Large-subunit ribosomal RNA, domain II from Solobacterium sp., 682 nucleotides, folded computationally. Taxonomically the source falls in Solobacterium (Bacteria, Bacillati, Bacillota, Erysipelotrichia). The full RNA is in RNAcentral, with records from ENA. The coordinates come from a structure-prediction model, not an experiment, and the mean pLDDT is 87.
Context: one part of a larger RNA
RNA sequence: ACCGGCGAGUUAUCCUUAUAUGCGAGGUUAAGCUGACAAAGCAGAGCCGCAGCGAAAGCGAAUCUGAACAGGGUGAAAGUAUAUAGGGAUAGACCCGAAGCCGUAGUGAUCUAGUCAUGAGCAGGUUGAAGGAUGGGUAACACCAUCUGGAGGACCGAACCGACCCUCGUUGAAAAGCUGGCGGAUGACUUGUGAUUAGCGGAGAAAUUCCAAUCGAACACGGCGAUAGCUGGUUCUCCCCGAAAUAGCUUUAGGGCUAGCGUUGAAGGAAGCUUGAUGGAGGUAGAGCACUGAAUUCAUGCGGGUACCGUCUAGGUAUACCAAAUGAAAUCAAACUCCGAAUGCCAUGAAGUAAUAUUCAGCAGUCAGACUGUGGGUGAUAAGGUCCAUGGUCAAAAGGGAAACAGCCCAGACCAACAGAUAAGGUCCCAGAAUCUGCGCCAAGUGGAAAAGGAUGUGGAGACGCGUAAACAGCUAGGAGGUUGGCUCAGAAGCAGCCAUCCUUAAAAGAGUGCGUAACAGCUCACUAGUCGAGUAUCUCUGCGCCGAAAAUUAACCGGGGCUAAGCGCAGUACCGAAUCUAUGGAUUUGUGUGUAAACAUAAGUGGUAGGGGAGCGUUCCAUACAGCAUUGAAGGUAUACCGAAAGGAGUACUGGAGCGUAUGGAAGUGAGAAUGCCGGU
Repeated sequence: ACCGGCGAGUUAUCCUUAUAUGCGAGGUUAAGCUGACAAAGCAGAGCCGCAGCGAAAGCGAAUCUGAACAGGGUGAAAGUAUAUAGGGAUAGACCCGAAGCCGUAGUGAUCUAGUCAUGAGCAGGUUGAAGGAUGGGUAACACCAUCUGGAGGACCGAACCGACCCUCGUUGAAAAGCUGGCGGAUGACUUGUGAUUAGCGGAGAAAUUCCAAUCGAACACGGCGAUAGCUGGUUCUCCCCGAAAUAGCUUUAGGGCUAGCGUUGAAGGAAGCUUGAUGGAGGUAGAGCACUGAAUUCAUGCGGGUACCGUCUAGGUAUACCAAAUGAAAUCAAACUCCGAAUGCCAUGAAGUAAUAUUCAGCAGUCAGACUGUGGGUGAUAAGGUCCAUGGUCAAAAGGGAAACAGCCCAGACCAACAGAUAAGGUCCCAGAAUCUGCGCCAAGUGGAAAAGGAUGUGGAGACGCGUAAACAGCUAGGAGGUUGGCUCAGAAGCAGCCAUCCUUAAAAGAGUGCGUAACAGCUCACUAGUCGAGUAUCUCUGCGCCGAAAAUUAACCGGGGCUAAGCGCAGUACCGAAUCUAUGGAUUUGUGUGUAAACAUAAGUGGUAGGGGAGCGUUCCAUACAGCAUUGAAGGUAUACCGAAAGGAGUACUGGAGCGUAUGGAAGUGAGAAUGCCGGU
């Protein structure tokens, strides 16, 4: 891991609700006795009901309060016994699961820690303390040299004891080891044997370390099925309905209680819902500035500052300073409003709809929600963020589309089939259906990712100049004189700067547009003529494109091929396309009608988690019946193309070798795939 077996809402008592049955102002027995351990009978103690109200005395269909004959409160309508079913309470109470707590004259020091008693062990090598001897030396010591001597928690290093580093090992050879190096190795050394200290304890050169692979309190058994608001699991089928992830409170926040939302039964009878009409309340969106505030400019300028005048007092004058208030103009606001919708809400009376609202009773589940559209708060007008409101979908919803994709778009799957029409979305190929029709646009593979900003890309609409009396662009020619204007300046001559900016000749020409020079010079422009011959200059709005554009394995920002349409815009006609809709056959639920019933007709249904309700299948045993089946072969097993809507049920063959079925009831150790389930097998 697989297979097989076992494996979880039970039982008792009481309460409550429903259903059934009996009796009924009553209903009913319990223990016990008789009896067959029965049925049945006896047994009336007891229980419930038949009257309530009041704190009570008490009164009584009333009573209490009260002065009350008021008002108000509570009362005055059949129950009871048994059975079955749902639920609750008390018990282990659906099953498995703690870590823990407590108890015992409980078991443990064969591991390990300390201690005690008695034994044992430590190759070899080195160093050379004290003391001593001899000699030297001293007045005598001291001191010196040589030898002797053999001390030491001394040195090196095996056994032995340990365990600092790396490797390997890590379902190991090993529940702590292996190779290599490493520390101590006469000592606070190591070790054998025996003994001793015990869990609210012992021991500890002290680490929460050890006390038998167990230690912040050993182990064993018991209390014990401790408790578990937690996790996991909880076994056959079909049919009807079908939630919630919210509010309030909670030592409460992943738990609960009540309400909300579901379901079943009863009552109820449109009180409900939808649409349009009418009448209301309201201060949001918007808007506005009349209030409260914010904020800008201008005018007037209270007051202040500064300067000046003033006997430096009073005061006055000025002001390119600040600025109240008022006026004008133009703005802003969730906590502003002179105003003010749409929607929603309430009411009235219509129309439509058909078991809707509501009430009572039984039973729940839910209290972690998710994304998306819209209105907001918070955040950074960030988040697949967070918190509200209001719709939708998912949750609990399959099908088609979006390449793939709970929450987006379309659409809600009773069943069947080789029928048809459509939705969203699509129709060149992959791949079902138009290489469809008409008119435009794009040239960027834009389409098929992005901003500020930039640009004679290109289409459309408009405005305003100039133009055959010749525009725009190009080319040819002119672009002059007074004059080097005046001033300034070293110089200043159109062109450093300041002032002025005239006149003349003219087709035209600035007291000069730019370059240039030290200053001149020189080039050029404005302006004019000629040449040429038809458009040209500027601006606004708008469609589609361009640049801006760098990311991590590999093309990789169309699903792919590929596309100049098979891209974009507008208009149109076909077609494809879903479990939608229609058509055909069938099943089933609820309502209505007919009917004794069965059934038929008709209308509306039949996705579904938690959950509520209904109807069934099968297993074991019991009772009764079948004067059932069975060695001419029971149960069980294997195979099988049969029957039933399902759980399931037959038939036949083989196997097997002794029991078993059908019908109607009853009772349950009654259904297995999951619980890191338990046991066995392989």